RNA sequence: GCGCGCGUAGCUCAGCGGUAGAGCAACUGUCUUAUACACAGUGGGUCCUAGGUUCGAAUCCUAGCGCGCGCA
Numbered sequence: 001g002c003g004c005g006c007g008u009a010g011c012u013c014a015g016c017g018g019u020a021g022a023g024c025a026a027c028u029g030u031c032u033u034a035u036a037c038a039c040a041g042u043g044g045g046u047c048c049u050a051g052g053u054u055c056g057a058a059u060c061c062u063a064g065c066g067c068g069c070g071c072a
Stems, first nucleotide, its partner, number of pairs: 001071007010024004018055001026042005048064005
């Protein structure tokens, strides 16, 4: 330099163009002498950035940025 893949919650990851979710973690409550476990609940997101398409974009298109793999 060329090609391919990935970028979504603190972490690991889902998510057919139509209200962004799960598990773990955090916090609160119940329980316990207390902690842990268990149970119930709560909060947490500019969906990497900028444009485009569309009534509507995390999702489709373009460019860029970052990471990984392959080729040279």